[in-house]
RNA sequence: AAAGUAAUCAUAUAAUUGCAUCGUAUAAUGUUGGGAAUAUGGCCCAAAAGUUUCUACCGAGCCACCGUAAAUGGCUUGACUACGAGGCAGUGUUUUGAAUAA
Numbered sequence: 001a002a003a004g005u006a007a008u009c010a011u012a013u014a015a016u017u018g019c020a021u022c023g024u025a026u027a028a029u030g031u032u033g034g035g036a037a038u039a040u041g042g043c044c045c046a047a048a049a050g051u052u053u054c055u056a057c058c059g060a061g062c063c064a065c066c067g068u069a070a071a072u073g074g075c076u077u078g079a080c081u082a083c084g085a086g087g088c089a090g091u092g093u094u095u096u097g098a099a100u101a102a
Base pairs, nucleotide, nucleotide: 008098009097010096012094015091016090017089018088019087021085022084023083024082025081026056029049031047032046033045034044035043041066042065050057058078059077060076061075062074063073064072
């Protein structure tokens, strides 16, 4: 001086994990059947529909209504799931650079 190897830092990056956000779907919705309660009550089970869609289809609170019968209604608020988007934080492949050591 050159080449190779190893560890460190930085840069860009395939892939991947987690987190929260936004968009789309669905209105956490309507229908039917069976059973249950009865103003201290107003539920339970099942089926099919709804989504270019898997899953879910409920909780809480407030108000109304039903004069004891078989039927509930309105409002507010709170998710999960599927797909997509960008963001943040990791893991990590490869690239380039820096400086150090043997």

Overview: Purine riboswitch aptamer from Neobacillus vireti LMG 21834, 102 nucleotides, folded computationally. The source organism's lineage runs through Bacteria, Bacillati, Bacillota, Bacilli and Neobacillus vireti. RNAcentral holds the sequence, with entries from Rfam and Ribocentre. The model forms 100% of the base pairs in the Rfam consensus. Its Rfam family is "Purine riboswitch aptamer". The family is grouped with related families in Rfam's "Purine riboswitches". Rfam describes the family as follows. Riboswitches are metabolite binding domains within certain messenger RNAs that serve as precision sensors for their corresponding targets.